[in-house]
RNA sequence: UUAGAGUUUGAUCCUGGCUCAGGACGAACGCUGGCGGCGUGCUUAACACAUGCAAGUCGAGCGAUGAAAUUCUCUUCGGAGAAUGGAUUAGCGGCGGACGGGUGAGUAACACGUGGGUAACCUGCCUUAUAGUGGGGGAUAGCCUUUCGAAAGGAAGAUUAAUACCGCAUAAUAUUGUAGUUUCGCAUGAAACAACAAUUAAAGAUUUAUCGCUAUAAGAUGGACCCGCGGCGCAUUAGCUAGUUGGUGGGGUAACGGCCUACCAAGGCGACGAUGCGUAGCCGACCUGAGAGGGUGAUCGGCCACAUUGGGACUGAGACACGGCCCAGACUCCUACGGGAGGCAGCAGUGGGGAAUAUUGCACAAUGGGGGAAACCCUGAUGCAGCAACGCCGCGUGAGUGAUGACGGUCUUCGGAUUGUAAAGCUCUGUCUUUAGGGACGAAAUUGACGGUACCUCCAGAACAAGCCACGGCUAACUACGUGCCAGCAGCCGCGGUAAUACGUAGGUGGCAAGCGUUAUCCGGAUUUACUGGGUGUAAAGGGCGCGCAGGCGGUUCUGAAAGUCAGAUGUGAAAGAUCAAGGCUUAACUUUGACAGGUCAUCUGAAACUUUGGGACUUGAGUAUCAGAGGGGAAAGUGGAAUUCCUGGUGGAGCGGUAAAAUGCGCAGAGAUCAGGAGGAACACCGGUGGCGAAGGCGACUUUCUGGCUGACAACUGACGCUGAGGCGCGAAAGCGUGGGGAGCAAACAGGAUUAGAUACCCUGGUAGUCCACGCCGUAAACGAUGAUUACUGGGUGUAGGGGGUAUCGACUCCCUCUGUGCCGAAGCAAACGCGAUAAGUAAUCCACCUGGGGAGUACGGCCGCAAGGCUAAAACUCAAAGGAAUUGACGGGGGCCCGCACAAGCAGUGGAGUAUGUGGUUUAAUUCGAGGCAACGCGAAGAACCUUACCAGGGUUUGACAUCCCGCGCUAUAGGUAGAGAUACUUAGUUCCCUUCGGGGACGCGGAGACAGGUGGUGCAUGGUUGUCGUCAGCUCGUGUCGUGAGAUGUUCGGUUAAGUCCGGCAACGAGCGCAACCCUCGUGGCCAGUUGCCAUCAUUUAGUUGGGCACUUUGGCCAGACUGCCGUUGACAAAACGAAGGAAGGUGGGGAGGACGUCAAAUCAUCAUGCCCCUUAUAUCCUGGGCUACACACGUACUACAAUGGGCGUUACAACGGGCAGCCACACCGCGAGGUGGAGCGAAUCCCCAAAGGCGUCCUCAGUUCGGAUUGCAGGCUGCAACUCGCCUGCAUGAAGCCGGAAUUGCUAGUAAUGGCAGGUCAGCAUACUGCCGUGAAUACGUUCCCGGGCCUUGCACACACCGCCCGUCA
Repeated sequence: UUAGAGUUUGAUCCUGGCUCAGGACGAACGCUGGCGGCGUGCUUAACACAUGCAAGUCGAGCGAUGAAAUUCUCUUCGGAGAAUGGAUUAGCGGCGGACGGGUGAGUAACACGUGGGUAACCUGCCUUAUAGUGGGGGAUAGCCUUUCGAAAGGAAGAUUAAUACCGCAUAAUAUUGUAGUUUCGCAUGAAACAACAAUUAAAGAUUUAUCGCUAUAAGAUGGACCCGCGGCGCAUUAGCUAGUUGGUGGGGUAACGGCCUACCAAGGCGACGAUGCGUAGCCGACCUGAGAGGGUGAUCGGCCACAUUGGGACUGAGACACGGCCCAGACUCCUACGGGAGGCAGCAGUGGGGAAUAUUGCACAAUGGGGGAAACCCUGAUGCAGCAACGCCGCGUGAGUGAUGACGGUCUUCGGAUUGUAAAGCUCUGUCUUUAGGGACGAAAUUGACGGUACCUCCAGAACAAGCCACGGCUAACUACGUGCCAGCAGCCGCGGUAAUACGUAGGUGGCAAGCGUUAUCCGGAUUUACUGGGUGUAAAGGGCGCGCAGGCGGUUCUGAAAGUCAGAUGUGAAAGAUCAAGGCUUAACUUUGACAGGUCAUCUGAAACUUUGGGACUUGAGUAUCAGAGGGGAAAGUGGAAUUCCUGGUGGAGCGGUAAAAUGCGCAGAGAUCAGGAGGAACACCGGUGGCGAAGGCGACUUUCUGGCUGACAACUGACGCUGAGGCGCGAAAGCGUGGGGAGCAAACAGGAUUAGAUACCCUGGUAGUCCACGCCGUAAACGAUGAUUACUGGGUGUAGGGGGUAUCGACUCCCUCUGUGCCGAAGCAAACGCGAUAAGUAAUCCACCUGGGGAGUACGGCCGCAAGGCUAAAACUCAAAGGAAUUGACGGGGGCCCGCACAAGCAGUGGAGUAUGUGGUUUAAUUCGAGGCAACGCGAAGAACCUUACCAGGGUUUGACAUCCCGCGCUAUAGGUAGAGAUACUUAGUUCCCUUCGGGGACGCGGAGACAGGUGGUGCAUGGUUGUCGUCAGCUCGUGUCGUGAGAUGUUCGGUUAAGUCCGGCAACGAGCGCAACCCUCGUGGCCAGUUGCCAUCAUUUAGUUGGGCACUUUGGCCAGACUGCCGUUGACAAAACGAAGGAAGGUGGGGAGGACGUCAAAUCAUCAUGCCCCUUAUAUCCUGGGCUACACACGUACUACAAUGGGCGUUACAACGGGCAGCCACACCGCGAGGUGGAGCGAAUCCCCAAAGGCGUCCUCAGUUCGGAUUGCAGGCUGCAACUCGCCUGCAUGAAGCCGGAAUUGCUAGUAAUGGCAGGUCAGCAUACUGCCGUGAAUACGUUCCCGGGCCUUGCACACACCGCCCGUCA
C1' cells in the first nucleotide's frame, strides 16, 4: 500500500471487446470575469528578416593627436602666442571575442547515463616553491606625399616606436643521448638514484606601494582519448565488409590507434539480430500507478550537436570558432555593371505559417562575467517592470437580526406548496476600492532600476465585484409548457412517432466557483500483453506427424574453485526536484536549512547450503547382451477362389430394365432367363471384435524373401550416455498435375428421361477424365481425442488384448499377484458449465508451438516454394458494439413416445346450385350516421329505422341555451281559442293564482337580465375503470419451508399404474399448502310424509257437462325428507388406486341438463350503455323544427326460410301438449263477411276466464309431369294499426305462376329423448318476425378404431427462434 460501474440474453454464468467515473497539461476553443502573490508563455516554418542594442577593454606597453582648464606675455579687448596640462582617440601591441545567451536540424552514436582506465595525454588566467630578468640589432602600421576605384577597399615612395620581431650571453631536478643500480607493474614499461656530453629563456611599466616577464617542479581547474554495462521500431530488412580485419616499416597528433601511407597475410561482423530502412538530441527529472511498470524529455540543472546550406583551414592554452577568415551553393540588398555587402536557432520587434504563445520597456542598484594597478568602462547575462485567468496558491463580492412566511415568478388535487430569512426593514463592519499622510529591507564606506512599491495610519461609503455546467441510468440533482422519429440530443446504453424527469424554454434543484465546461494528448481503471499477474477439449489459441544441429533444462555421492547467490566495509550515485523535520514571507503557493532515500554500479574481505564449473566414484534414468512372445507394421515377387462385365456356342421365344409412378435405354438383326467355354481388370465376403499393429497419414485373401518397431522375464555389461527442440531434414488421406501403361466395376464433367412454377439438383438410363500400376511432383483435410512431448505423484470398481509369477489340480478350467496396451463407471481435485478423472482437462517440473473483440481476411502487397492448380509467411484503410461458449425457461419442428376431443373414421341431416328474407363488402348518393373484421365481424350492437328513435343530409330558427347549480328583478302559471308559417316560432284574445310564515319574508313554478357555466353519440379502447369474447370446463397455474445448483433455475408438479380430471394409489429429497377439478346450488327422473283449492274422481249419489253433494285413494301442485356410496358379490390388478362383469334398484359408476371459467394470452372488443384523464368546439362539433336518408343496386360473401315433391300435395273428418302471456289487455260465445276482419258482448288482474296446437289417425282425389310440385313476381280489389303506410308496414281475396327435378371444388352440425321433423308460447312492440329466447309432440342411424387432418395436455429430443416459425436468415437486383 490495491474500490468499481454501464453495455451481448426472455433470464443466467463465463469469455471478451467498447465506454465511464480519477489525475495531469508550455495547451486551444465557448460563455463569463473583482484583487493580490509566485511561476509560465512559437509545441507549427532549423521559414524570411526592416530598425536598435547584445564584447569589449587597457594611455600604468608604444609612437602620434593634443580639448577643457591653469599660469605668464601681448592685445585693436574680438583675441593671439608660449609653458604646464592631459581629455579624446584611429593605429601597433596585450588580454578577452572558445565564457555568457539561443536552438534541437542532424545524430541509434562511446552521442548520453553509470562505473572504470590513461604505465598513451594537454591545461592560459589562479595558488605554492626554486632560480632568473645581462647586453645588442633590423624592420613595420600609424602619420606625410603621390596614386587607382562609384563604393568597399587598395598600390607606391619617404619616415617612426614598443611588453611587436630577431640574434648573442648565462642556466637547471627541463629535453635528448650513452652505458648502469634499486624498487614497482598483467604487459608494452614506469619511478628513484648517481656519472658524462649536447641543446634551450626573459620585457618592461610606475605615483617606488607594487604590477609584469622567463625557466622548472607541484597543486587546483578545465579538457582529450579508451573500455564494461544500460536505454526505440521493422525479419514483409538475412547476409554485410576492401582500409575492410590483422601484422611490419614509415608519417602524423598533446596523445594511443588503418588516423594516413607502402608491403604482407585473408581476415572481421552476424539469428545473443550484423547490414538496411524508419523514427528520435540523451539524462537528472516530470505525469500516472499500490507497486512492477507505462508515457514524456516545456520551464530549472548536467552533457552533446548546430549557428543561411556544404567544405576548409588559420590564430590561439583552448575553435576547425553564432555576432572571426577563405572557397562553393541558394537567397536578399547596393552599384557608375567593372564590382561589392549580408546572415536574429542573442534581446525586443516585423512578415509568414498556425487552433495557438508577450514590450522595438527600465537599470547595471544587486548577483555574476571581460578588461584594467585602480578609478572606471562594457554586459538584452542578470535584476526588475509591462501584456495574457496560461497554471498553482490566497482573499473578497458583506455580517447579525428580520414571518403577514410580503410582492413577483413557478407548480397546483385550487386547499396550498415552493423560491424563502431569501428580499424589504433595522443594527453593524470596512477585507477590497477611493483620498490624504508616513514610508522600508534588499547596501559592507559611497551607489536603488524596481518605487513613493511592499507595509502602516486616516477619510468616505454596502457601496464597485458571480458565473459556468449538469439534473434518464452510470452520477449528486424534477416539475411545467412547447415540439411530435420533426427540430434536435448523445461519453456508452440510448431518447424524440401528442401526456418526453433524455430535444427547446421557464421555475426549481445539484456541483464547482473567478472560474466553469468542451476538445486534443498521456497514465490509470485494463490481471485487456499477465515479471509481479492470463490462457490454448467446446469461448481466440496445440504445429498433420517424426528425426534432430544450436539453445533451454537435467539422477545419487565425495572433493576443490567461487561465476551466479548471500553478508560486511569503502568509493561513487552533482545541485535542484521527491520524502521527513524545522525556519522565512500575515497564511498558502513559493522559498531556506538539515536529514533520509535513490544502483542489474565499482573495489576489497568473507560464507559455501543451492545453481554453475574442475576432478573422483555410483546405478535407480538411458542403452546393450541373452531367452521367450504377439501382430491387417513396411517393401518386393508369386499364387487363389467368389462376384460383376464382355466375347463365342447351345436351349428358348417377348419382353427386359427401372421407379413412389414412369420414361429415356436394351430386345424378333433373338434381348432378359439358363447351360458350357473363354478374356480381362479391380477388390478380398465369412473370421471381424470400442480386437491388433504403426510416429502420424494409414494397414485386412494366401505363400515366400528382405526389413523396422514393440512386450515380458532375467539382472551380465556401459555408467547420466538423458528430456525437449527455433531453424533444418524426412514422412504425409483424398483430390489434382507430368510421362508411359492399364481400364472389369464405379463415376465428377457431359447427354437424355422424369419431377418441378423453374430444376443447370435430389430419382432413372447412359457415360469421359479419374479410380489401378511404374516413376516424378503437390503438401493440404473436421490431418480430431477439435486435448503438444517427457517425467514423477495421487482412493477404487469392472471388461478386453499380449506376456510373466504364485496357488490348486494327474492335467485343463478356476482363484490371487504383476507388467504393457485398449475401453467403461466413478473418489478427491479441477472446471464457466458441459464434463475430465492413473490413457487427467488433478498435483508439480522442463522444453517447444500458439492466442489477445467481430468483420475486412487467412485476403492485398512483398518474399520463398510449385509445371500449373495453388501452398507457406502475412497486413492496413474502413466498419460494428458487440461477435462468442456453456447451461436455463419457454415457443417451435413436414422429431419421438403416451393421451384426449363429433378431430378423423362410421352414420344422419345439411350448406355451397334456385327464389326470397336478413347482415356485410363494394359501388352510388346531399346523406346512404357509427361501431364490429380469421377461428373469436357478417338474422352482430339492434328484445323489432314510416314520424319519433337518429347520432347522418338539405333547408329554416335559437345563443346562459333543450338540461343542472348560484345571483338580481318581476309575478305568475295551468287551460282554451284566433292569425301567419312546412313547423319550430311570433303576435293576439279569454283566463286568472299554489304552499309555509315569527307577516319581515321564504319555497315551488314561470318570465326577463348579467356572468360563472351548461352542452358535445366530437378525438384518443394504443391514456383508463367497468363489462365482455377467446384459448377452454382444457387440467392446469403457483406458493411456504427444505434440498440441489456459482446462477438463471430445478425438485415438489417427474416416474409406474389409474381417471373425465395435478382424480386417486404406490414410489421418490421432499414435506405441506393455495387457486383451479370434483362436491356443495338450481332443474328433470323414483318413493315416502305433510297439505287439498281454482286441481283430481276409484267408490256412493247427481248432471248435457267433476255440473253439484261427497271424498283426497289416484293424477297433480309444492314443501320437507329418503335414495347412489364402486356400498355388496365375483374376476383382474402390486394385499393399492382402479377396471370389468353380475345382483338389487326408478336411477350405476361425474344418472341427464344448467349455473359456475384458475394463473394468464390476444396493446382482442367497447370513450356510441355507463364512468373517466388529456385534447378539441362554444352565435357552434351545442340545441329546436320540417322534409329526406339509414330501405339506394351492374356485383361478391355470410346466416336463414321455402322448395324441387308420392315417406308427398289438395280436400273432408277425427284426437293428444307443455313453457308462458293477459286490463290503454287476453277475448269465450253469437251474428255479418269467401277471407283478413267487423259488430255486439260473457268471463278473467287469472292452477278458476281467454290466448290454445300441428305433424298424427281415418277416408278420398292426384300417378311422376316443371305437374293438383313450387311459390317468386306482377295486376286488381280489400282489411288493420297509426297525426300519417308515396319514398317505406303487416294481412286477406281473385288473377298471374318465375327459378328450381337434390346442387362443382369445397365445407358445417350432431353420439339419445340426441340428430331430423312438427307445431306452440314469449320478449321487443301502436303496427311489423323466415330472427332470437324457450316449450312440448313424433323420433332414428352409426362409432371397427386412433394411421391420417385440426385443436389440446404430459414427458423427451434438436434449435443460430425469445416481437418466440406469420421466427431467424442468405444471395441477386433496385